[in-house]
């Protein structure tokens, strides 16, 4: 130096005028001053969560949802690091209208079909098993086969061989596949080696079965102050129980039964109601929508240093960085920076040269002009993911080629 991937960091900066929001001082209450003020995705609203509340929210069932192994984290369908089965991928080989091999790197899957159950159209004989065609014996009826041929997505692993009347894992080699069989590594998914003739599939995003997670609703959740109204019907369950105490009117207290609350049931539980009405359920109406909180110190940001293969983690140390409520963070000037446009001078190399000089490509310095700047606005928070997107930097890792 070219190729070909990847990670990261910023997302213009300074200064004046003028206009807005928030906090701290003053303040003559009209206002001064200081200081702070949108993103890497704020977006999607697809996931976890923290917080609130639903009287102290339990156990099971059913219901969703997750799914190779380990680990990280407050947690996760998220991250990091393995394992397996597979795609792509510069490039390189070779019998070259194509096959083979394939770096980094990017990516898709992944519990159980040997609990059971149930589909696998149409062809086709047959799709959990059979015999069409052919092949063998046999006069014929009929035995035999599952090797070759057809159908099909798929038809008794595969390739050669012995061997047979023809055939076949019937039997051998060698390959495939399985096999809580056995050793050896490994936390482990799993390799890899011996040994088994064990060899009939596929779908579970079909029921299902293993294993794990889960109360529900949400910030328009919730809390506080103030003002204000007016309630009417309707259904309606269950106790002539026991016992204390009585002023005999009743009170209490225990059982038992009813409503209510815990997303569905069930069981438990807690409130209330049960000597007859008042919990409750339904339906019709009437008032309020004003202010204050929540509302940003946080599973926080940064930096060293440890530990860890890494995501991550501990110690210490700094630092506070919007909080708006019809919804603020704006607008102009000016200089400077980055990109890009075309210019001029000047350097470096080349050519020519009549050696005084000319022409001139790219890089690079200098002056001066012009033009631009994506995606795209916080709305109660945080950890991912997902999706748009103009640029300028800084690092990595892999082919190849040069020097050294």
């Nucleotide at each position: 130096c070219a190729g070909g991937c990847u990670g990261g960091u910023c997302a213009g900066a300074u200064g004046g005028u003028c206009g807005c929001g928030g906090a701290g001082c003053c303040u003559u209450c009209g206002g001064g001053u200081u200081u702070c003020g949108a993103g890497g995705a704020a977006a999607g609203u697809c996931c976890g969560c923290a917080c609130u509340c639903c009287a102290c929210a339990g156990a099971g069932c059913a219901a969703a949802c997750c799914g190779c192994c380990g680990g990280g984290u407050a947690a996760c369908a998220c991250c990091c690091g393995g394992g397996g089965c597979g795609g792509g991928g510069a490039u390189u080989c070779c019998g070259a209208u194509g096959g083979a091999a394939g770096a980094a790197c990017c990516u898709g899957c992944c519990g159980g079909a040997u609990c059971g159950g149930g589909c696998c159209a149409c062809a086709g004989a047959g799709a959990c098993a059979u015999a069409c065609c052919g092949c063998c014996c046999g006069c014929a009826a009929g035995g035999g086969u599952a090797a070759g041929g057809g159908u099909g997505a798929a038809a008794a692993g595969g390739u050669g061989g012995u061997g047979u009347a023809a055939g076949a894992g019937a039997c051998c080699a060698c390959c495939g596949g399985c096999g809580u069989u056995g050793g050896u590594a490994g936390c482990a998914a799993u390799a890899c080696c011996a040994c088994g003739g064990c060899c009939a599939g596929g779908c579970a995003a079909c029921c299902c079965c293993c294993g794990g997670u889960u109360g529900g609703a949400g910030c328009a959740a919730g809390g506080c102050c103030a003002a204000g109204c007016a309630g009417a019907g309707a259904c309606c369950a269950u106790g002539u129980u026991c016992g204390u105490c009585u002023u005999c009117g009743g009170a209490c207290g225990a059982c038992g039964g009813g409503a209510a609350g815990c997303g569905g049931c069930u069981c438990g539980u807690u409130u209330u109601c049960u000597u007859a009405u008042g919990a409750g359920u339904c339906u019709c109406g009437g008032g309020u929508a004003g202010g204050c909180u929540g509302c940003a110190u946080g599973a926080g940001u940064c930096g060293u240093a440890c530990g860890g293969u890494a995501a991550c983690g501990u110690c210490c140390g700094a630092c506070c960085u919007a909080g708006a409520g019809a919804g603020a963070u704006g607008a102009c000037c000016a200089u400077c920076g980055c990109a890009c446009c075309a210019g001029a001078a000047g350097c470096c190399g080349u050519g020519c040269u009549u050696c005084g000089g000319c022409a001139u490509a790219c890089c690079c310095u200098u002056c001066a002009g012009g033009u631009g700047a994506a995606c795209a606005g916080a709305a109660a928070g945080c950890g991912g993911c997902u999706u748009a997107u103009c640029g300028a930097c800084c690092g990595g890792c892999c082919u190849g080629g040069g020097a050294u």